A computed fold for a 407-nucleotide RNA from a Phycisphaeraceae bacterium, annotated as Bacterial RNase P class A.
The model forms 96% of the base pairs in the Rfam consensus.
Its Rfam family is "Bacterial RNase P class A". Rfam classes the family as a ribozyme.
Its mean pLDDT, the model's own confidence on a scale to 100, is 76.
C1' cells in the first nucleotide's frame, strides 16, 4: 500500500420564497398573523417479549395436555434478547499462550429406534487379502493372528519401545478413559497427586427423559355519541330436603273462647344439598353466581344458549410524559445501574411532513486544487416500547487474516 472478514455507529445540515398537519399565542374571527415542532435505522418482516384494554373479580389452587427455552453467572419490565466467563471445534503460532471466528453446549447407563451400501464384521461383532507354525498327493488343509493392508461416515483406544514363532494393552512410558484426594473460582471447570481394569460407538437439528417458562383475545382491543333495523326458528329455566306460616278434619286440655297442645292430609316458604354455569384443552378441589314473574291448568311473559335473516363501514375518545431522550458524576470487566441537572422531540385519518433556489457538509474523479466535474442507495410513522430477523449508497472506526514493497 491493497485485499478480505467481524462487528459498531454515521447515513445529512443552514437559509430564502411558496405549499401542508399539529401545538401555543393575538385579533377586527367560521378566516387571519406569528413563534414552534414536523417519517426510520431499518418506519419492513409480525419472529419473540411486555405496556394498556376487554374477557362477572384474567375467580384461586392442583394434575395432566400442549408450545417454548436450555453451558455457567449476571443485566432486564420481560425475552427465544443483551454482557462476561467457561468448554468444544477452526485459524494463527516452531509449541503453549495471547488473539480472532464458530457452536441448536442439558441427558446416549430411564426406554425406544436407526446406522443404507460397501466391507470379514458396525453393537458386544469377526478374518478377504497379509503374517507365523505344523502338514501335504504340491491341488491344498489345520491351528494361531488382528500389528501391516482394503471397505466405509464411522471397525471395540492412539503414538513408541519392550517382548513374541509371528502377534496383540501381553508389559512399561506419555496421552486417553473410569474411581479418588487436595487446591484455585459463585459456577460452569481448571489445575495438581495417587490408583486402576487397560475398555463401557454415534445419531436426541429422531421419539424421548431431566429443568425451567408459559391464560386467551387483541388499538381493527375498549370507551362514548349519534343514526338506523326486522325479525323467525329451536333448546332451557331441574330434583331432593326444609326451620317455619295458613286452612282442613279429629283427639286432648283449659280460664269454653277469634285459646292451646297432638297425629295426619293439603297449600306456601326462608335456608340448605345435588344438577347447571363460571378459562381458552381436560379433570379435580375450594370459591362465586343465578336458578324468575302472571295465570286455576293449557298457557304467556322475561332471561340465557344456538342458528338463519336485517340495519350500521358516521363521529369522537384511545392518540403520544414515555421501563423517554441528553450532558454530567459514582458504582461494576462489561452489559447496565444509581444520582444531579436539563429538555419534550409526528399523532396523519381515503391519510400531513412537500417543491423550487442558494450555500455548506460527506464521498468520488481530474497531472495545475481559496478551482472544475459528478454521485447519493435500501427506503415513508398509524397504539407505544425493549430486542431479532432481512434490505442497502457512501465512507470512517475497531479487532483479525492474506498479498506487494521499504526499513
Nucleotide at each position: 500500500g491493497u485485499g478480505c472478514g467481524u462487528g459498531a455507529a454515521c447515513u445529512g445540515g443552514c437559509g430564502a420564497u411558496c405549499g401542508c398537519c399539529g401545538g401555543c399565542g393575538c385579533c377586527a374571527c367560521c378566516g387571519g398573523c406569528g413563534c414552534c415542532g414536523g417519517a426510520g435505522g431499518a418506519a419492513a418482516g409480525u419472529c419473540c417479549g411486555a405496556g394498556c384494554a376487554c374477557c362477572a373479580u384474567u375467580c384461586g389452587g392442583a394434575u395432566c395436555a400442549c408450545g417454548g427455552u436450555g453451558g455457567u453467572g449476571g443485566g432486564u419490565a420481560a425475552c427465544g434478547c443483551c454482557c462476561a466467563c467457561c468448554g468444544g471445534c477452526c485459524c494463527u503460532c516452531g509449541u503453549c499462550g495471547c488473539g480472532g471466528g464458530u457452536c441448536a453446549g442439558g441427558g446416549a447407563c430411564a426406554g425406544u429406534g436407526c446406522c443404507a451400501c460397501a466391507g470379514a464384521a458396525a453393537a458386544c461383532a469377526g478374518a478377504c487379502c497379509g503374517c507365523c507354525g505344523g502338514c501335504u498327493u504340491c491341488g491344498g488343509c489345520c491351528g494361531g493372528u488382528a500389528a501391516g493392508g482394503g471397505u466405509g461416515a464411522a471397525a471395540c483406544g492412539g503414538u513408541g519401545c519392550g517382548g513374541u514363532a509371528a502377534g496383540a494393552g501381553c508389559g512399561c512410558a506419555c496421552c486417553g478413559c473410569c474411581c479418588g484426594g487436595c487446591c484455585g473460582g459463585u459456577g460452569a471447570c481448571g489445575g495438581u497427586c495417587g490408583g486402576g481394569g487397560c475398555a463401557c460407538g454415534g445419531c436426541a437439528a429422531a421419539c424421548c427423559c431431566c429443568a425451567c417458562c408459559g391464560g386467551g383475545u387483541g388499538c381493527a382491543a375498549g370507551c362514548g355519541c349519534a343514526a338506523g333495523c326486522a325479525g323467525c326458528u329451536g333448546c332451557c329455566g331441574g330434583g331432593c330436603c326444609g326451620a317455619c306460616u295458613c286452612c282442613g278434619c279429629c283427639g286432648g286440655a283449659c280460664g269454653c273462647g277469634u285459646u292451646c297442645c297432638g297425629u295426619c292430609g293439603g297449600a306456601g316458604a326462608a335456608g340448605g344439598c345435588c344438577g347447571c354455569c363460571u378459562c381458552g384443552g381436560a379433570u379435580c378441589c375450594g370459591a362465586g353466581g343465578g336458578u324468575c314473574c302472571c295465570g286455576u291448568c293449557c298457557g304467556g311473559g322475561c332471561g340465557g344458549c344456538a342458528g338463519c335473516g336485517g340495519g350500521u363501514c358516521g363521529c369522537g375518545u384511545g392518540c403520544u410524559c414515555g421501563a423517554g431522550g441528553g450532558c454530567g458524576u459514582c458504582g461494576g470487566c462489561a452489559a447496565c445501574g444509581g444520582c444531579g441537572c436539563u429538555c419534550c422531540c409526528a399523532g396523519a385519518u381515503g391519510a400531513a411532513u412537500g417543491a423550487u433556489c442558494g450555500c455548506c457538509g460527506c464521498c468520488c474523479g481530474c497531472g495545475g486544487a481559496u478551482g472544475c466535474g459528478g454521485g447519493a442507495a435500501c427506503a415513508g410513522a398509524a397504539c407505544u416500547c425493549g430486542g431479532c430477523u432481512u434490505a442497502c449508497c457512501g465512507g470512517u472506526c475497531a479487532c483479525g487474516c492474506g498479498c506487494g514493497a521499504c526499513g

Taxonomically the source falls in Phycisphaeraceae (Bacteria, Planctomycetota, Phycisphaerae, Phycisphaerales).